RNA sequence: CUCCGAAAAAAGCAAAACCAGGGAAACCCGGCGACGCAAAGUCAUGGGUCUAAAGUCGAAUAUCAUCAAAUAUAAGACUAUGAUUGCCAGACUGUCGAA
Numbered sequence: 001c002u003c004c005g006a007a008a009a010a011a012g013c014a015a016a017a018c019c020a021g022g023g024a025a026a027c028c029c030g031g032c033g034a035c036g037c038a039a040a041g042u043c044a045u046g047g048g049u050c051u052a053a054a055g056u057c058g059a060a061u062a063u064c065a066u067c068a069a070a071u072a073u074a075a076g077a078c079u080a081u082g083a084u085u086g087c088c089a090g091a092c093u094g095u096c097g098a099a
C1' cells in the first nucleotide's frame, strides 16, 4: 500500500413511532428516539422502485325538440423535469488492525 472484517479498541451514523415545519404528492429538514449499519460518509452516473402538480388521452353524465356538432363536469390511464444513496451497482474519500 492492497485485500479482508474480529465476541478488539476509540469514535461515528440513526430505522420506525411521536412533535414541529416545507411540499400537489412521493419525500425532505429540525427535535426526540434507536431498528440496525465496516462506509447507514459524499455524488442521482447506470438500473430498479415511489409519486403525478403540470401536460396528453379519456368511459360515462348533463345542457340542446331529434341526430350530429359544441360546451361543462369527470372515474380512469400514460408520462419525470420530482423523489429514493438505509434498493442494487458504480465513482470519490475515510477510522482501526485480529485471523
Stems, first nucleotide, its partner, number of pairs: 004097002012037002018031002021028002035086001041092003045089003048084003055078003060073004
A computed fold for a 99-nucleotide RNA from Anaerolineales bacterium UBA5796, annotated as c-di-GMP-I riboswitch aptamer. The model forms 95% of the base pairs in the Rfam consensus. It was read from a public genome assembly, where an Rfam model found it.